This is a predicted structure of a 74-nucleotide RNA (transfer RNA) from Cladochytrium replicatum. The coordinates come from a structure-prediction model, not an experiment, and the mean pLDDT is 82. The sequence is in RNAcentral, with records from ENA.
RNA sequence: GCGUCCUUAGCUCAGCUGGGAGUAGCGUAAGACUGAAGAUCUUAAGGUCCUCGGUUCAAUCCCGGGAGGGCGCA
Numbered sequence: 001g002c003g004u005c006c007u008u009a010g011c012u013c014a015g016c017u018g019g020g021a022g023u024a025g026c027g028u029a030a031g032a033c034u035g036a037a038g039a040u041c042u043u044a045a046g047g048u049c050c051u052c053g054g055u056u057c058a059a060u061c062c063c064g065g066g067a068g069g070g071c072g073c074a
Base pairs, nucleotide, nucleotide: 001073002072003071004070005069006068007067010026011025012024013022019057028044029043030042031041032040050066051065052064053063054062
């Protein structure tokens, strides 16, 4: 440089055929339990869906530019 894939909560991710962002796991906080902690149970908080623009009545989702990263080829 070319091709391809990925970017969604602090971390790992689902959401794919446009109209409610998640009863998701881990973590965090509070409560229950305990002498105290751990484990377990309950509840809660936490998201400008990488960025800019376009299409559309409406975009995490479709199209284009850019940024970052993985893999392959050279």